Overview: Transfer RNA from Bifidobacterium breve, 73 nucleotides, folded computationally. Rfam family: tRNA. Rfam describes the family as follows. Transfer RNA (tRNA) molecules are approximately 80 nucleotides in length. The sequence was found in a public genome assembly. NCBI's taxonomy places the organism under Bacteria, Actinomycetes, Bifidobacteriales, Bifidobacteriaceae, Bifidobacterium.
RNA sequence: GGGGUUGUAGCUCAGUUGGUAGAGCAUCAGAAUGGCAUUCUGGGGGUCUGGGGUUCGAUUCCCCACAGCUCCA
Numbered sequence: 001g002g003g004g005u006u007g008u009a010g011c012u013c014a015g016u017u018g019g020u021a022g023a024g025c026a027u028c029a030g031a032a033u034g035g036c037a038u039u040c041u042g043g044g045g046g047u048c049u050g051g052g053g054u055u056c057g058a059u060u061c062c063c064c065a066c067a068g069c070u071c072c073a
Stems, first nucleotide, its partner, number of pairs: 001072007010025004019056001027043006049065005
């Protein structure tokens, strides 16, 4: 330098042809227990890597950039 792939909550990851952004763990509050552990219930937390385009509407499609991994040279 060229090709491929990934980027979504604090972490690990879903998101089925474009139509209200989710789960587990973690965290906070409450209940059960004499207390801890544990279990149950509920809550908070997101510029979907950044910019632009297409569209009534984009995490999803297109272009560029950035970062990680990987292959070739």